[in-house]
RNA sequence: UUUCGGGUUGGGCAAACCGGGUGAAAGCCCGGGACGCUAAAGCCAUGGGUCUAAGGUCCUUUCCAGGACUAUGAUCGCCAGGCUGCAACG
Numbered sequence: 001u002u003u004c005g006g007g008u009u010g011g012g013c014a015a016a017c018c019g020g021g022u023g024a025a026a027g028c029c030c031g032g033g034a035c036g037c038u039a040a041a042g043c044c045a046u047g048g049g050u051c052u053a054a055g056g057u058c059c060u061u062u063c064c065a066g067g068a069c070u071a072u073g074a075u076c077g078c079c080a081g082g083c084u085g086c087a088a089c090g
Base pairs, nucleotide, nucleotide: 004090005089009087010086011038012037013036017032018031019030020029021028022027035077042083043082044081046080047079048078049075050074051073055070056069057068058067059066060065
């Protein structure tokens, strides 16, 4: 230096919850915090799943308003696929 092994020791990430911000919402961002993950809990919404429904369409209604459907919103810590890609130790 390369290859193989091993699986959390270092390092890294950070669920719930709390505070602040943002958004119609789902959610996201920052700080705190750790349930877990660790070669991808790194990145990409391409396929499926899931969440939301502002806007739109339709329906109900005297009005106010209500309901159904819908992603162009979101989720990679749901799965698949693609791209990238650690150290220690043996």
Overview:
Predicted 3D model of a 90-nucleotide RNA (c-di-GMP-I riboswitch aptamer) from Desulfofundulus australicus DSM 11792. Its mean pLDDT, the model's own confidence on a scale to 100, is 82.